[in-house]
Molecule: RNase P RNA; transfer RNA
Organism: uncultured Sphingomicrobium sp.
RNA sequence: AGAGGGUCGGGCGGCCGCGCGGAAGCUUGCUUCCUCGAGGAAAGUCCGGGCUCCAUGGAACCACGGUGCCGGGUAACGCCCGGCGGAGAGUUAAGCCUCGGCGGACUGCUCUUCAGGGACAGUGCCACAGAAAGGACACCGCCCGGCUUCGGCUGGGUAAGGUCGAAAGGGUGCGGCAAGAGCGCACCGCGGCUGCGGCAACGGGGCCGGCACGGUAAACCCCACCGGGAGCAAGACCGAAUAGGGGCGGCAAAUGGGCCUGGUUCCGGCCCGUCGCCCGGGUUGGUUGCUUGAGGGGCGGGGUAACCCGUCUCCUAGAGGAAUGGCCGCACAGUCACGCCGUGAGGCGCGAUGGACAGAACCCGGCUUACAGGCCCUCU
RNA sequence: GCCGGCUUAGCACAGUGGUAGUGCAGCGGUUUUGUAAACCGAAGGUCGGGGGUUCAAAUCCCUCAGCCGGCACCA
Numbered sequence: 001a002g003a004g005g006g007u008c009g010g011g012c013g014g015c016c017g018c019g020c021g022g023a024a025g026c027u028u029g030c031u032u033c034c035u036c037g038a039g040g041a042a043a044g045u046c047c048g049g050g051c052u053c054c055a056u057g058g059a060a061c062c063a064c065g066g067u068g069c070c071g072g073g074u075a076a077c078g079c080c081c082g083g084c085g086g087a088g089a090g091u092u093a094a095g096c097c098u099c100g101g102c103g104g105a106c107u108g109c110u111c112u113u114c115a116g117g118g119a120c121a122g123u124g125c126c127a128c129a130g131a132a133a134g135g136a137c138a139c140c141g142c143c144c145g146g147c148u149u150c151g152g153c154u155g156g157g158u159a160a161g162g163u164c165g166a167a168a169g170g171g172u173g174c175g176g177c178a179a180g181a182g183c184g185c186a187c188c189g190c191g192g193c194u195g196c197g198g199c200a201a202c203g204g205g206g207c208c209g210g211c212a213c214g215g216u217a218a219a220c221c222c223c224a225c226c227g228g229g230a231g232c233a234a235g236a237c238c239g240a241a242u243a244g245g246g247g248c249g250g251c252a253a254a255u256g257g258g259c260c261u262g263g264u265u266c267c268g269g270c271c272c273g274u275c276g277c278c279c280g281g282g283u284u285g286g287u288u289g290c291u292u293g294a295g296g297g298g299c300g301g302g303g304u305a306a307c308c309c310g311u312c313u314c315c316u317a318g319a320g321g322a323a324u325g326g327c328c329g330c331a332c333a334g335u336c337a338c339g340c341c342g343u344g345a346g347g348c349g350c351g352a353u354g355g356a357c358a359g360a361a362c363c364c365g366g367c368u369u370a371c372a373g374g375c376c377c378u379c380u
Numbered sequence: 381g382c383c384g385g386c387u388u389a390g391c392a393c394a395g396u397g398g399u400a401g402u403g404c405a406g407c408g409g410u411u412u413u414g415u416a417a418a419c420c421g422a423a424g425g426u427c428g429g430g431g432g433u434u435c436a437a438a439u440c441c442c443u444c445a446g447c448c449g450g451c452a453c454c455a
Stems, first nucleotide, its partner, number of pairs: 001380008011330006018037002021034006039357001043368002046366005051231004057267006064227005069083005084116001085114007095102002117222002122220002124216003139162002141158007170188006189211001190209005196203002235288004245279007256272005281454003295314008332355001334353003338349004381451007390404004398435001407421004428444005
C1' cells in the first nucleotide's frame, strides 16, 4: 500500500431553544421545576415472524406462488454457520536464461465467486452464417475405380484436415489403413456394476463397456418441501352528526336459496331474502391497541462456528403529519498554508479549516442500498 | 405508514428471447405569387441505471432510481 472481517461513527463543559410525561403555582392556559428524548442503517418494503381481524370452522382435490448440493442453527426464513463440489485468481516446482528475470503443469495452501435438484419422463428453442444444428452432414480437400478433348467429368469410400459458428457427436499419443475412422492399444474423460471411508453432499479404489448420452429448466415441465387472505389507515370501546336514502346487477321462490375471504366437492355452521358494484348523506373527536421485548450488558459453561444453557444486573421516545436543534469555549482525528530541522521518508512549532449517510410512527429477526473518517484483527 | 402500477425517438404508443417499429411533431425537396394541405426523401434510440442467466435480453431474474394511483370512520 491492497484485500477481507469486526467495531465506533463525534467527546467534555456552559448558555439558549423544542417534544412526551410527572409535580407545583395561579391569572385556566400559561409559568416554574424534574425525568426522559433516534439509527446502524430508523431507508428500500425485498424475505421471515409476532399481533389483530376475516361470522367459530374441518377434510380432500385442483389451481397459483415460492424455495432447491449436504449437515447444523433459529420462533421462522430465500437468513446465518460449518462442510462438499464447480469456476477463477495468486503463490509454488520442473524447465529456460543475457543471472536482471521468463515461465507457470499436477498437487498443496490462500483468496474470490456460484439462483449449486432433474436435460436417458416428455415437449419446445438453438436466429444469422455454414455442406451439415441433433440418432446431422460430403462444400473444399484426401483415397480408389471408370471416362477424358488432359481443362476436368463421373461412381464410390472417408469426419484426420479446411470453411462457418456460441456450439460440429469424446481428447492426446502410438499403431493401423488405399485414404481414414475407438478400427486396435495406453493414459485422461464419460457411462454401468461393485465394495471401502464419511451422518450426508461426496471422495478415492477395483472390474466391465469402445463412446451410445450437445446446450438451454432466471423456457414449459418433472420431483421434493413450504405457503389461507388482508394488514395498526389491522382491530376494540365511547361520543358527535346525517337521509338506516337511491340506482344497477347475480341467485332463488322454501325437501329451496344465499353466505362461511383463490376454485370445486363433502361434513359442519349461520341467515330467510341474500350478495356484489355505483351514486348520495354525516364526522374529520377522545380512549385503547402502544411498547418489557424471540430485549441489552457482565460473568461462567457447552459447541470449530452460527448459536444454546445458567446466573447477576439494567429499563432506554411512544406522538398530533410528527419534538431531539443552535451558539460559544476546550481538547481529538483529518486537510491546507507558512517557518525550522532532516540527504530522504518524515518530525516539531504556529495559523486557518474541519467530523459523513441520514430522521423513529405496532413490534421483532434478516437481506439490500447510502455512508466523511477513526480504532482493532487476519492475509498478501 | 401500508398496498398496487408504470418507465421504449421531442410527444402518444406497439413490440413477451434472434437486425427496435407506427402515428404526430421537427428537417430537406416537389407543388404555389406566398402559406396551408398533399406527395417524395432522409435523419433521430445508453429501450430509466447497474448486475446476472443465455451463443444471444427492450423481453427472463435480482437490485437501485424516478413517476403515478389507491387505502380513515359513521348511518